A computed fold for a 1175-nucleotide part of an RNA from a Nanobdellota archaeon, annotated as large-subunit ribosomal RNA, half B. NCBI's taxonomy places the organism under Archaea, Nanobdellati, Nanobdellota. Rfam family: Archaeal large subunit ribosomal RNA. Rfam links the family to the GO terms ribosome and structural constituent of ribosome. RNAcentral holds the full RNA, with entries from ENA.
[in-house]
Context: one part of a larger RNA
RNA sequence: AUUAGUUAAGGGAAUUCGGCAUAUUAGUCCCGUAUCUUCGGUAUAAGGGAUGUCUAUUUUCUUGUAUGAAUUUUUAUAUGGGAAAGUAGAUCACAGUAACAAGGAUGGCCCGACUGUUUACCAAAAACGUAGCCAAGUGCAAUUCCGAAAGGAGAUAUAUACUUGGUGAAGUCUGCCCAGUGGUGGUGUCUAAAACUCUAUUCCAAUGGAGCUAAAGCCCAUCAAACGGCGGGCGUAACUAUGACGCUCUUAAGGUAGCGUAAUGCCUUGUCGUCUGAAUGGCGACGUGCAUGAAUGGCGUAACGAGGUUGUCACUGUCCCUAACUAAAACCUUCCGAACUCAUUUACCGGUGAAAAGGCCGGUAUCGCCUAGUGGGAAGCGAAGACCUUAUAAACCUUUACUGCAGCCUGUUGUUGUGUUUUUAUUGUAAGUGCAUAGAGUAAGUAGGAGCAUCGAUGUCGCGAUUUUGGUUGCGACGGAGCAAAAGUGUAACACUACUCAUUCAUGAUGAAAAUGCUCACUUUUCUAGGACAGCAAUAGGUGGGCAGUUUGGCUGGGGCGGCGCCCGGUUGAAAAGAUAUCAAUCGGGCCUAAAGACAGGCUCAUCCAGGUCGGAAAUCUGGAGUAGAGUGUAAGGGCAAAAGCUUGUCUGACUGUUUUUCGAAAAGCAAGAAAAGCAGGGAUGAAAGUCGGGCCUAACGAACCACCAUAGCUUUUUAAUGGGGCUUGGUGAUGACAGAAAAGGUACUUUAAGGAUAACAGGCUUGUCGCUCCCGAUAGUCCACAUUGACGGGGCGGUUUGGUACAUCGCUGUCGGCUCUUCCUAUCCUGGCUGUGCACAAGCAGCCAAGGGUGUCGGAGUUCACGCAUUAAAAGGGAUCGUUAGCUGGGUUAAGAACGUCGUGAGACAGUUUGUAUGAUAUCUACUAGGUGUGUUAUUGUCUGAGUGGAACGACUCUCUAGUACGAGAGGAACGUGAGUCGGAAGCCUCUGGUGUAUCGGUUGUUAUGAGCAGGCCGAGCAGCUACGCUUUAUAUCGAUAAGAGCUGAAAGCAUCUAAGCUCGAAGCGAUCCGCAAAACGAGACAAUUAAGGCCGCAACAAAAGAUUGCGUUGAUAGAGAUGGGAUGUACGCACGAAGGCAACGACGUGUUCAGUCCGCAUCUACUAAUAGC
Repeated sequence: AUUAGUUAAGGGAAUUCGGCAUAUUAGUCCCGUAUCUUCGGUAUAAGGGAUGUCUAUUUUCUUGUAUGAAUUUUUAUAUGGGAAAGUAGAUCACAGUAACAAGGAUGGCCCGACUGUUUACCAAAAACGUAGCCAAGUGCAAUUCCGAAAGGAGAUAUAUACUUGGUGAAGUCUGCCCAGUGGUGGUGUCUAAAACUCUAUUCCAAUGGAGCUAAAGCCCAUCAAACGGCGGGCGUAACUAUGACGCUCUUAAGGUAGCGUAAUGCCUUGUCGUCUGAAUGGCGACGUGCAUGAAUGGCGUAACGAGGUUGUCACUGUCCCUAACUAAAACCUUCCGAACUCAUUUACCGGUGAAAAGGCCGGUAUCGCCUAGUGGGAAGCGAAGACCUUAUAAACCUUUACUGCAGCCUGUUGUUGUGUUUUUAUUGUAAGUGCAUAGAGUAAGUAGGAGCAUCGAUGUCGCGAUUUUGGUUGCGACGGAGCAAAAGUGUAACACUACUCAUUCAUGAUGAAAAUGCUCACUUUUCUAGGACAGCAAUAGGUGGGCAGUUUGGCUGGGGCGGCGCCCGGUUGAAAAGAUAUCAAUCGGGCCUAAAGACAGGCUCAUCCAGGUCGGAAAUCUGGAGUAGAGUGUAAGGGCAAAAGCUUGUCUGACUGUUUUUCGAAAAGCAAGAAAAGCAGGGAUGAAAGUCGGGCCUAACGAACCACCAUAGCUUUUUAAUGGGGCUUGGUGAUGACAGAAAAGGUACUUUAAGGAUAACAGGCUUGUCGCUCCCGAUAGUCCACAUUGACGGGGCGGUUUGGUACAUCGCUGUCGGCUCUUCCUAUCCUGGCUGUGCACAAGCAGCCAAGGGUGUCGGAGUUCACGCAUUAAAAGGGAUCGUUAGCUGGGUUAAGAACGUCGUGAGACAGUUUGUAUGAUAUCUACUAGGUGUGUUAUUGUCUGAGUGGAACGACUCUCUAGUACGAGAGGAACGUGAGUCGGAAGCCUCUGGUGUAUCGGUUGUUAUGAGCAGGCCGAGCAGCUACGCUUUAUAUCGAUAAGAGCUGAAAGCAUCUAAGCUCGAAGCGAUCCGCAAAACGAGACAAUUAAGGCCGCAACAAAAGAUUGCGUUGAUAGAGAUGGGAUGUACGCACGAAGGCAACGACGUGUUCAGUCCGCAUCUACUAAUAGC
């Protein structure tokens, strides 16, 4: 020093992230209790008083004995024991719940209503739950859930019930939005599968087409206590400001009430007020709210909370500022006895080096060994870094990623029967109807046709049907002869008969759909049930993170965000062969073009000058000059003048087949693509030679599979012929991540592998930035650059900022701040010495030398920093792995829980906020602090020297005198020198003061009949010792050499000059003086004495962890014991007397004996005991 405790004067939170921890309070009785309130509470609020023992007495209760009474419990009297409460008196102590036990109190705010629950083992919370509120589903064979099913839970419950979701007591409220997503409902000339119907492919079949149709989609509504959402600009009032108001854009709607710098506010320590000496804090306001807001609930709220935050009182060792004591452990002796480790013979400084060395280089230091400690280093041990990156690694989670699968919804078929009604389709039968105009007129069409009609025509009346409103027609009655042909009109001519078409109605059959019955399959809880439904099976469509499998690119001065530098072209870089990188510089391409292509002929451009009607600087025209200054589709480079440009004519070579070469792709291979050169065919143009396989050249692009198209050829199937399939050739459709996967996210709950190939800390390098400095000297300073100021610029230094880099470290170098402790630097804040001054003095300003010493306290914030209050001589700046975590703390950052705001559909995320949250270990080496031992120095013992080394041993301030003096007009106002004190530091000590004081003495509680003892029980006092808060000491006295500076003499340079030679001064600084250590100072010293000495052994302490040191050992006071003195406590036991009272017994207690009794680590004395004997 540690762990667990005890006590501390004065101050009293100054400590600290924070009163953490400690202390205070405490039981019972009495008094008394604010505020708020849901009237219950808060409340033991707060605050105050009492409390022991003894004596007497009162009341109550209880329990014995004796004698009675009444008898069902009971009760009276007398006499005992005990308890409680009260009253009065007495009495002791520092203290009476005396020990033990036993709330500190209170105010403001946030959150959550409350009791409760939770991460067994780092989070107890504001999270979860909760009663209450709301919504949705569900009629019972319930919704819902488990299961492949059977079956089961719900529930032996039944809407006052159950399930699911949201919110979270009570109070007060809960605004607007249905465009999006979702839920629910509805509708249809919409889309829409299979089955079915029709149809095509010569038949069948596969297949194709069309039709019909459910759910679903679309569409239309509705629902926000469903998921969710809830604007901008401009102007305006008679000071200004503001904007009730207006205009405008726009939305589904534009945030209402409330709250608001908040658990939400970036800016931000917002502004104001208040609490404080001082507040990044708290509270109250304000509102411009980055990014509040109403059951993702808003606002308030009594009570409650091991929640968060901030005050006040009390209290304290948290602190100023530490000290003492106790126990354990440690240490020593003895016994037992691991693990990690397992290169070594393990110094310091500087340098070097993979940039941070015990080992390398240089220097310095160092004799060997042991013990106890401290934790600076071994980039110490522990764990193949959790951060970061990478992996064509993993796992979970999410979703409007991809692809599927359960489940659910729906259609069809089977299981699956039998009726009725309605509608509809087809068909049979019967009956009607059929109007352009013209025509007497309602002409369906074709054919026959010259007749039909008394078996009753035209017509009239009544009742129906139909209708183009004019007619047609059925039935009945009356009536009794016409119609057709011919003519005429017209596309068609009529009577009558047959057939056909369209349409209407009736009826029969068949089919379909819908509705509604039945019972016989089937279901069933066995019933007064359901029923061809349901269920089951098959099939088809829809829905489908409920579940599953996967994917979620690359480059990259880390990654992400950004960009594309991911395919192609020109120029530069590129260093005169070729090739050549960067997220280097610069500019482009992903086209265009039927002419902007081919050939042939002709021509010459831009610009300038001269001339010329309108006509101008510039139009068209004429002449001249004109190497390209133009043009050439598009970038740049190269190229081009009887052309590659411009223009005219004729054309389509912007051909087919085939071969080779070059680039692509240096030096291996390599595809698409691009270009060039031939041959053959058949062409264009030109008189011809020739030229032409697009564009003057270099960019303008795309594999396989699949689909389609073209052209023929071959082949296959069936054939009388086709059509289809396959192969060969060409074309079109795209992969731009461009030699071409089919593909979204989260992880802080995370995992694995690897990486210092790659980031965050620290180091190295660099130094833009940062800090300091120098040069120049504009400006200011009345004048005057240089007393002071120091623009615009320029040159350096440092390696404390921030960057850059990625060299070392990812089989691990602990990350901010504070505390503690040490050392160094100076670019000096103070103190010391000087110089200049726009220096009278005083106080300053600026600079030079100087690092010896000093450089502090407090408030809020985690803060470093910064700000503030009050002091001070001053409150300087930095380094040491942003010194210091095997030293402390753990407030911040930076895990797992949770909340707010914001973002995201979501999982989740945020250099945004808030709350909570494990700091390992026995020290081997080295280093350091101490203590021993061996050897050497060549005998032993004693006394010294001092090479060297450490120190700050002192530093600063205030006041008095000098002196109201010098100075100054005054106001003001020094110094040299002297003395006294203060603060800080250092060394020593305990006389005093204070602390402790588990030596000791006394009081008292409990235990016990008493005594003794015990909890150091508590309380009071306290010797020695140890201590600070106490005391003492602590020279600027002196010398030497100097710095800046001041001078003397004095040349170079006949002068001048502090300097060159020479000489004198000059600082808290340097060296001595002063205090320690120091012959291991290997150069190992000196002197003196001497043949003894020293050790073991024993008794010890002024010493002490062990060793050591010191004293003593019978020739002895070394220790114990004893005596005396001194000291501490505070007056012992016993006896006598007194004592409130009481009939007495008794009686706490008091007085005297008694400065008593008890005790002592002290002093003196005394051999009684032990230091004998011995090696």